[in-house]
RNA sequence: GCCUGAGUGGCUUAAUGGUAAAGCACCAUCUUGGUAAGGUGGAGAUUGCGGGUUCAAAUCCCGCCUCAGGCU
Numbered sequence: 001g002c003c004u005g006a007g008u009g010g011c012u013u014a015a016u017g018g019u020a021a022a023g024c025a026c027c028a029u030c031u032u033g034g035u036a037a038g039g040u041g042g043a044g045a046u047u048g049c050g051g052g053u054u055c056a057a058a059u060c061c062c063g064c065c066u067c068a069g070g071c072u
Base pairs, nucleotide, nucleotide: 001071002070003069004068005067006066007065010024011023012022013021018055026042027041028040029039030038048064049063050062051061052060
């Protein structure tokens, strides 16, 4: 330099064009003599960045950045 894959709450992952979901973690509360476990509720992501297509984009297209793998 070229090719492929990945980037989404604090972490791990879903969502294959139509209101971004779940687990763990966090906060409150219930339960306990107390903690852990468990029950209930809540907060938290404008989806790596910038453009484009579309009535509508995490999703499709282009460029860039970062990471992983491969080729020379």

The prediction has a mean pLDDT of 82. Transfer RNA from a Candidatus Woesearchaeota archaeon, 72 nucleotides, folded computationally. The RNAcentral record of the sequence draws on ENA. It matches the Rfam family "tRNA". Rfam describes the family as follows. Transfer RNA (tRNA) molecules are approximately 80 nucleotides in length.